A computed fold for a 104-nucleotide RNA from Chelativorans salis, annotated as TPP riboswitch aptamer (THI element). Rfam family: TPP riboswitch aptamer (THI element). Rfam links the family to the GO term thiamine pyrophosphate binding. The family has 115 seed sequences and 16,130 matches in Rfam 15.1. On this family, see Rodionov et al., J Biol Chem 2002: "Comparative genomics of thiamin biosynthesis in procaryotes. New genes and regulatory mechanisms". Of the family's consensus pairs, 100% are formed in the model. The sequence was found by an Rfam model in a public genome assembly.
[in-house]
Parts: sequence; C1' cells; structure tokens
RNA sequence: CCCGCUCUAACGGGGUGCCGGCUAUCGACCGGCUGAGAGGCAUCUGCCAACCCGCCGAACCUGAUCCGGUUUGCACCGGCGGAGGGAUUAGACGCUUCGAUUGC
Repeated sequence: CCCGCUCUAACGGGGUGCCGGCUAUCGACCGGCUGAGAGGCAUCUGCCAACCCGCCGAACCUGAUCCGGUUUGCACCGGCGGAGGGAUUAGACGCUUCGAUUGC
C1' cells in the first nucleotide's frame, strides 16, 4: 500500500406500515400481522432510544395513488431496474504483496 458478510469509537443517512375491535368520521386506545426495526418523551414539530445503512452504496427516496401474480389488506414474488438520486472518518484485528535491517 491492497483487501475484509470482522470489531470499536465518533459522525452522518433512513423508515415506522397493514388488519380487526371501538367510534358518525378521524384521532387516541386495545388486540393481531409482517418485518432488522412499527418505540418513548415533550409537543405537532423537535429530542431521545433501538434497528438498518454509509459509495464494492437495493438502507432509504423518486418514478409511484405504477404494472403482473398473490393476500381481507399490508407483507411476499416478478417487472420497472443495476433506471435517476442517496449518507464516512479514525483505530484495532486479520489477509495479501513488496522492500529494508538483523540473526542462522
């Protein structure tokens, strides 16, 4: 110097949905589902926590109230599509190669 599904610290990016009950409706609350994550406090916009992700970037956003399958619906599978956008530094450990020195 190169590399890493590795670890640590700091920093940064991001999402929080669906169903049922209740209700005139919405919200809140209660129960359930999926998921890594569906949280808490103040207050309607912030803060904190957990979780995921940080360029070898499918975390997440846009197109999109998208298209096909499937589901009560979300989820899931395929397409759109490796399309456009998207947030990093330091150290540890390990790995690879080269060079220098010393010893045998």